[in-house]
RNA sequence: GAUAAACGCUAGCGGCAGGCCUAACACAUGCAAGUCGAGGGGCAUCGGGGUGUAGCAAUACACUGCCGGCGACCGGCGUACGGGUGCGUAACACGUAUGUAACCUACCUUUAACACAGGGAUAACUCGGAGAAAUUCGGACUAAUACCUGAUAAAAUCAAAGAUUGGCAUCGAUAGUUGAUCAAAGACGUGAGUUGGUUAAAGAUGGGCAUGCGUCCCAUUAGUUAGUUGGAGAGGUAACGGCUCACCAAGGCUAUGAUGGGUAGGGGAAUCUGAGAGGAUAUCCCCCCACAUUGGUACUGAGACAGGGACCAAACUCCUACGGGAGGCAGCAGUGAGGAAUAUUGGGCAAUGGACGAGAGUCUGACCCAGCCAUGCCGCGUGCAGGAAGACGGCCUUAUGGGUUGUAAACUGCUUUUAGGCGGGGAAAAAGUUACAUUUGCGAAUGUAUUUGAUGGUACCGCAGGAAUAAGUAUCGGCUAACUCCGUGCCAGCAGCCGCGGUAAUACGGAGGAUGCGAGCGUUAUCCGGAUUUAUUGGGUUUAAAGGGUGCGCAGGCGGCAUUAUAAGUCAGUGGUGAAAGGUAUCGGCUUAACCGAUGAAGUGCCAUUGAUACUGUAAAGCUUGAGUGUAGAUGACGUAGGCGGAAUGUAGCAUGUAGCGGUGAAAUGCAUAGAGAUGCUACAGAACACCGAUAGCGAAGGCAGCUUACGAAGGUACAACUGACGCUCAUGCACGAAAGCGUGGGGAUCAAACAGGAUUAGAUACCCUGGUAGUCCACGCAGUAAACGAUGAUAACUGGCUUUUAGCGAUAGACAGCUAGAGGCUGAGAGAAAUCAAUAAGUUAUCCACCUGGGGAGUACGACGGCAACGUUGAAACUCAAAGGAAUUGACGGGGGCCCGCACAAGCGGAGGAGCAUGUGGUUUAAUUCGAUGAUACGCGAGGAACCUUACCCGGGCUUAAAUGACAGAUGACGUACUUUGAAAGGAGUAUUUCGUAAGACAUCUGUUAAGGUGCUGCAUGGUUGUCGUCAGCUCGUGCCGUGAGGUGUCGGGUUAAGUCCCAUAACGAGCGCGACCCUCAUAUUCAGUUACCAGCACGUAAAGGUGGGGACUCUGGAUAGACUGCCUACGCAAGUAGAGAGGAAGGUGGGGAUGACGUCAAAUCAGCACGGCCCUUACGUCCGGGGCUACACACGUGCUACAAUGGUCGAGACAGAGGGCAGCGAACCGGUGACGGUAAGCGAAUCUCAGAAACUCGGUCACAGUCCGGAUCGGAGUCUGCAACCCGACUCCGUGAAGUUGGAUUCGCUAGUAAUCGCGCAUCAGCCAUGGCGCGGUGAAUACGUUCCCGGGCCUUGUACACACCGCCCGUCAAGCCAUGGAAGCUGGGGGUACCUGAAGUUCGUGACCGCGAGGAGCGACCUAGGGUAAAACCGGUGACUGGGGCUA
Repeated sequence: GAUAAACGCUAGCGGCAGGCCUAACACAUGCAAGUCGAGGGGCAUCGGGGUGUAGCAAUACACUGCCGGCGACCGGCGUACGGGUGCGUAACACGUAUGUAACCUACCUUUAACACAGGGAUAACUCGGAGAAAUUCGGACUAAUACCUGAUAAAAUCAAAGAUUGGCAUCGAUAGUUGAUCAAAGACGUGAGUUGGUUAAAGAUGGGCAUGCGUCCCAUUAGUUAGUUGGAGAGGUAACGGCUCACCAAGGCUAUGAUGGGUAGGGGAAUCUGAGAGGAUAUCCCCCCACAUUGGUACUGAGACAGGGACCAAACUCCUACGGGAGGCAGCAGUGAGGAAUAUUGGGCAAUGGACGAGAGUCUGACCCAGCCAUGCCGCGUGCAGGAAGACGGCCUUAUGGGUUGUAAACUGCUUUUAGGCGGGGAAAAAGUUACAUUUGCGAAUGUAUUUGAUGGUACCGCAGGAAUAAGUAUCGGCUAACUCCGUGCCAGCAGCCGCGGUAAUACGGAGGAUGCGAGCGUUAUCCGGAUUUAUUGGGUUUAAAGGGUGCGCAGGCGGCAUUAUAAGUCAGUGGUGAAAGGUAUCGGCUUAACCGAUGAAGUGCCAUUGAUACUGUAAAGCUUGAGUGUAGAUGACGUAGGCGGAAUGUAGCAUGUAGCGGUGAAAUGCAUAGAGAUGCUACAGAACACCGAUAGCGAAGGCAGCUUACGAAGGUACAACUGACGCUCAUGCACGAAAGCGUGGGGAUCAAACAGGAUUAGAUACCCUGGUAGUCCACGCAGUAAACGAUGAUAACUGGCUUUUAGCGAUAGACAGCUAGAGGCUGAGAGAAAUCAAUAAGUUAUCCACCUGGGGAGUACGACGGCAACGUUGAAACUCAAAGGAAUUGACGGGGGCCCGCACAAGCGGAGGAGCAUGUGGUUUAAUUCGAUGAUACGCGAGGAACCUUACCCGGGCUUAAAUGACAGAUGACGUACUUUGAAAGGAGUAUUUCGUAAGACAUCUGUUAAGGUGCUGCAUGGUUGUCGUCAGCUCGUGCCGUGAGGUGUCGGGUUAAGUCCCAUAACGAGCGCGACCCUCAUAUUCAGUUACCAGCACGUAAAGGUGGGGACUCUGGAUAGACUGCCUACGCAAGUAGAGAGGAAGGUGGGGAUGACGUCAAAUCAGCACGGCCCUUACGUCCGGGGCUACACACGUGCUACAAUGGUCGAGACAGAGGGCAGCGAACCGGUGACGGUAAGCGAAUCUCAGAAACUCGGUCACAGUCCGGAUCGGAGUCUGCAACCCGACUCCGUGAAGUUGGAUUCGCUAGUAAUCGCGCAUCAGCCAUGGCGCGGUGAAUACGUUCCCGGGCCUUGUACACACCGCCCGUCAAGCCAUGGAAGCUGGGGGUACCUGAAGUUCGUGACCGCGAGGAGCGACCUAGGGUAAAACCGGUGACUGGGGCUA
């Protein structure tokens, strides 16, 4: 895009068309084929006339074929057309083109001739009989255009012998002769005449038959055929013919697809689609065919083997009096059934057409019309113009507003198609008929009058009124035009494909809006297109599916140069045909269109004919370049058969000799004191041939390797003597064909499936080891497959270079730009999806063969063929998926590689893991043990202070505009304080006191309104902040260049660095974020400035003391500046830079430390710090209060503290910091207390006073290796302090008690220098403190680093990848469960076709015919054949089947 469509929703009108695709299923009822009286006898019915009877009459009755007419009957013509359907049919059925010298043709036309004389019946009618009926029998009468006989007739037919002539093989035609045979009908009309009859010839029309070409699928259908193929003869037919029959021969068809099976009516360039070529289809219309319930048969006839005829058989239905009968809608309507689905039991013969008729006319479900159905096509309408307060309402929103619906509505003006109303109109479709007149030789023509319309009182026209009577449907994630809100929450649902939905869904449902189409719109089904996705036009085969394992070669296909002939192919002209319709161009008719009409072109085809001869073919005679032969000298692991050789291995024997050998990652099994292994000599056996050896050579492929002989084959080179296209390719076929395997017979050294043992391992039916049988070897057979690979078929031609190599030639030559044939590498053009190929093409061409058409199922099943078997060859389907696959890219990953780094390992030091305690977490418990953090990157974390508070949790008691704050309005004068009472408190109740201001009012409380409040949920809606990779060196961009593209380059490479740091090189050149530097601090110096710091010199002064005057030197404080840059030297290096215990320097190669964290990753953490979207609660999930809990305790883990001791504990004495804090504070000093601490109290908002005694350390004493003078848990008692309050649940002090623990398993952590270790001090939070935590400060102060193999993490390059939520990836197979289709299967069952035998209706033909008939002839009987029926054995194809095999899908 389309449809004979159906379904869903919807629906105003008209025109034109279409309407059982399924059950060729069954059918009630009506109709669909009759007509002619001008063929006939007649007269049942109707009308008229006549006669008679009755009656006054009207009229009734009877008779009468007399007239019009006419049922039934005889007869003629028609019924073979028209109409329906598509069962069958793969066929001369259809289409097309021919032939018929092998034929027929009623009615019609033309021509010619003829029609004489007779005869006997029969139906109707009538009488009688049988039967329920259908129907039928008998008697008697009768006619014809019915039937019969005779005559006449030749131009007809046949026969005979000739003639002329033609052709196409048999033969045909023409004109004669002779012989034989066959005709007829009348009717109408007064008549003229008309019409019919017979014979013949011709035409027209319609058919029959034959032939060429075309005409579906399956080869898992390969052979088929006995009247089969042919002959000559006979029969039969309209006619040819095995059409039929007897005889003879043995043929016919078939890979160019016979036979068999399946499916199917064919055609109109018809319909749809497509650019076309094609593909699909077969409804309407036209042509042909076939059929009429199924099967068979003939009769009649011009024509049938006959839809509304006959007979028989079968199935079914109906009637019946049970004896018998009837029927055939695939005609038009209609009914039932089936189905997703398809209409009225309508009108009319007016027109067109048909039958009959002389005609009028009759009949006609053909046809013309109407009805139903949006089934389709076409046309029209549902209004048009104006109208902004951009109304109301709806929807959305960032909400005092805006947007949108939307000029849409209202409102104003206008119009009136259509529908409805009224009226007009009486359309076209009509031509004819009949009568009359005229013309005319006859057909006939003209005129006048008359009459004929189902549709239909329709089309059409007019009038009035009035926007009046008229819009839906699907979609809105992308493809694909159109977006928001709400609801839902992997539910409900959507979906053509991709895919949506798990709480913010443009994808589900609703709404608003939008988009598309529009009286329709969607969905489903089917076909073509897109699909160059079966490729003729117009594809491919290295790696995506696809080159046969290789050769030879029949058929087939294709084929070198030049000449002649021919004209089959080819090309051109002409003629015929190619129906109409349709399509197409133009014109025309309905108001337009659809629709219809006219004319033309086209119809690419087929046939015939004439010509052309380039090409192809054919024929003839040539040529040499393709191909082959010859000669010459070379080449090679080419093949087959034989002979020979040495090394190695094994075995055997002898000898020497002694304890192991062997084997592995390490071992063991194994061998060995009965003497192994090792060594020497000898012998035997089988197999394979080191070095040469190669990137080489040969072969068709498989494949081929010691030397040598014989036989055989091959390609190449040179020459150009010979043949003269002899060629190329090759389905089927034939041959060869690695390894393994099979058969028979040998052989058996090595190696070695199976097997055994030993190891390894969780296991180890493996990898490793020790053994070891088939086999490996030979001969002869079979098998016939391989990643049989260059994953690349063969042949021929052409198209750039460079280089290596083999054989030969050229050449004096080993030189060499040469030639031929091979074998390789690199790179162009070109090709390719790319990788890559590139004269050995995957380039450009030609010929032939083979093969492919999404993945899986499956190279499976079934069948067939081959094989001894194993198995091979051929080779599906159901079902299932939306992919499978190729090449390349970027990452990520690797028990891949290279380079490099890091307390990563190693080297060291000290810890953790064991103990007790502290603290956090899990778990458990609980009314609650609030919440969060959970590998690294949670766990002394949020928390830098949980007794109340905090507090979020639990229990209980209260409040509800609320605990707090703002605004507005109103009321009150309070609020507060003190007190009483109640209560656990909050709170409640009450008493007393009571405002300020001149005023406005302020303030407070209460009431009301409005804003609340929430540590409730979502960190996966978010902001902000943070952790981690990682202070790792990376991450990117612009322009250019490369690539079809993803992308690459830059950023790679060579060096170098801590560093993508820098240098060099470079299709890249630059740049940005990172690195570095800039900032802070520490270390040095200078300078400036000195108080509270300092004190050298001077002075005073003390027991002592910078205590004092003073000083500005020093230390220090804190501002400024300097200093370090590989700057200098040496060595190396192109440079960057590196090295040096270098110089100098306080400091040396980023001087130490800090701050600083690229693009990003982990949906990492946090809604409980804060903020914030959405959701949720509102006398509670808000808020106040008391108490409890967060501190529980069988247990598990993390982080710490203290220890286990002598490098120590303890006692005494003595020394040295830094950085901080301090007024609700630090608190000197003195007094009291053993002490925590208390009392009094100076000073200090601090370089001034104070916390404040630093400790390790040094010196001396003691302890002597023990559960201790170690260790301090736990517990008892007594206290101190803070605080409203230390019971749950604080810290500290003193006295007493004195647990575990004697250095810690596997494993694991930190640290590279002022570091680790060790020692103390301070601070924040804080009333106090569970701080052993955190953050700082200084004191003492090491050891070690060979080095980068390994572990972990990271960076760069490279490689492989089937990974990309990226190795915590992906993914294979069994098993278990469910579902699905399928193979096998004992069987069971069905179907169509064939064969054989038996039986055999009707019927044709033949024979017979004693019965009938005067006779002709017939009945009857028989024979042949057949439909049908029966029997039998096979084959084929289905269904089903216990059980069984594999396959697919599922989380």